Small-subunit ribosomal RNA, central domain from a metagenome, 350 nucleotides, folded computationally. The full RNA is in RNAcentral, with records from SILVA.
Context: one part of a larger RNA
RNA sequence: CUGGGCGUAAAGGGCGUCUAGGUGGUUUUAUAAGUUGGGCGUGAAGGCCCUCAGCUUAACUGAGGAAAUGCGUUCAAAACUGUAAGACUAGAGUGUAGGAGAGGAAAGCGGAAUUCCUAGUGUAGCUGUGAAAUGCGUAGAUAUUAGGAGGAACACCAGUGGCGAAGGCGGCUUUCUGGACUAACACUGACACUGAAGCGCGAAGGCUAGGGUAGCGAACAGGAUUAGAUACCCUGGUAGUCCUAGCAGUAAACGAUGUGCACUAGGCGUAGGAUGUAUCGACUCAUUCUGUGUCGUAGUUAACGCAUUAAGUGCACCGCCUGGGGAGUACGUUCGCAAGAAUGAAACUC
Numbered sequence: 001c002u003g004g005g006c007g008u009a010a011a012g013g014g015c016g017u018c019u020a021g022g023u024g025g026u027u028u029u030a031u032a033a034g035u036u037g038g039g040c041g042u043g044a045a046g047g048c049c050c051u052c053a054g055c056u057u058a059a060c061u062g063a064g065g066a067a068a069u070g071c072g073u074u075c076a077a078a079a080c081u082g083u084a085a086g087a088c089u090a091g092a093g094u095g096u097a098g099g100a101g102a103g104g105a106a107a108g109c110g111g112a113a114u115u116c117c118u119a120g121u122g123u124a125g126c127u128g129u130g131a132a133a134u135g136c137g138u139a140g141a142u143a144u145u146a147g148g149a150g151g152a153a154c155a156c157c158a159g160u161g162g163c164g165a166a167g168g169c170g171g172c173u174u175u176c177u178g179g180a181c182u183a184a185c186a187c188u189g190a191c192a193c194u195g196a197a198g199c200g201c202g203a204a205g206g207c208u209a210g211g212g213u214a215g216c217g218a219a220c221a222g223g224a225u226u227a228g229a230u231a232c233c234c235u236g237g238u239a240g241u242c243c244u245a246g247c248a249g250u251a252a253a254c255g256a257u258g259u260g261c262a263c264u265a266g267g268c269g270u271a272g273g274a275u276g277u278a279u280c281g282a283c284u285c286a287u288u289c290u291g292u293g294u295c296g297u298a299g300u301u302a303a304c305g306c307a308u309u310a311a312g313u314g315c316a317c318c319g320c321c322u323g324g325g326g327a328g329u330a331c332g333u334u335c336g337c338a339a340g341a342a343u344g345a346a347a348c349u350c
Base pairs, nucleotide, nucleotide: 004321005320006319007304008303012318014201015200016199017198021194022193023192025088026087027086028085029084030083031082033081034080035077036076037075038074039073040072041071042070049065050064051063052062053061054060091191092188093187094186095185096183097182098181103177104176105175106174107173108172109171110154115149116148117147118146119145120144121143125136126135162169163168206247207246208245209244210243211242215241216240220236221235222234223233258317259316260315261314262313263312266295267294268293269292270291271290272289273288274287275286276285299306300305323350324349325348332343333342334341335340
C1' cells in the first nucleotide's frame, strides 16, 4: 500500500461556515476523453513455464515455442461515467398565510431574600458544633419594628417541556435581530451533499486595563480534631465571582455515538402545528408533519446493549486509530502579555 476499524477495548475533529477537491436527480440529442471489442506495430537478451537436445544422471548448458496481462496506433460500439447543447420537477431554494419558543443583542423596570447604615423597643447573651473554641456583644449585640443604601441572583410557574450549530439560554416590558415548523398554492429549475486549508463562535478557570463588590469564597490567619492535620468541621477573609473593552481557546466541550440522503414491525407518552370527526361550544376521537422520550420485532453486537432520533441495511464526503509505558513528554515551528495552547517524535523498556 491492499486492509480492518472508531458508544464502553486504540480511535468522531468542541461547534459552525465556506474555498479547493471528491460525489451528485429525471430525460433528449451530439461527441467519443474514460469504457468495451478487433487489427497492426512494439514489448532486448537472459530468467520463469512447455517440448526437445548435450555432458554416464542431476545441477548446469543449448535449441524451439509459449508468455510478456503493458504501451502506441487504427477501425468499430455507444449501455454506463465524462463533456457540449436543450428540456423536466420528485432534490434544493424563493414567495404567501399562520402559530410556538429560557434563540441572540441593547435599554428600562420589579418583588422576595442576604448584608450594611440610621432610628425605636428591649436585655444578656448571640453565633457555631459530634462536642467545643476562635469570633460578635453592656461603647447595648442576637431578637423585633420603621426607614435607607448597595450588589448579585431571579422562588412558585417548571415539565426525560421549549429554543440554539455547539458552548449554552429561565423575573417583567420595549426596541433591534437569527433560525426552525405547519398549510395550500405559485415561482426558480439540480442552483445539491460533504468539506483539507482558511475564517468565525466557543463553559468554567486564567490574564490585561478601567469600574464594581451584597452574598459566596482559592490563597491566607485563627479555633478545633488528631500521634501529626500544611485537610475534612468552625470563625474570619484577599484574588475571583459581576460590568465594559480586549486576550486566551481548553473540558468527562459526552449521546464518551461526524455530517447528509434513502430504506427497514409495532406499542405507549409528551411538545408545536394542520386536516377531518364530534359538539351550541370547549373537550374527545382518527389521520398526518416536525421535534422529544420510553418499551420492543427483525437485524446487529465480544457482551452490555442499539433498535425509524440505529450501534440495522446501503450510498457520498470529512476526521481519527494501529500493543502498554516512555508521552501528549523532548526538540523544532506557529500562536499567546503570561499561564500556556497547537503540531508532535525517538532512545530505552515490558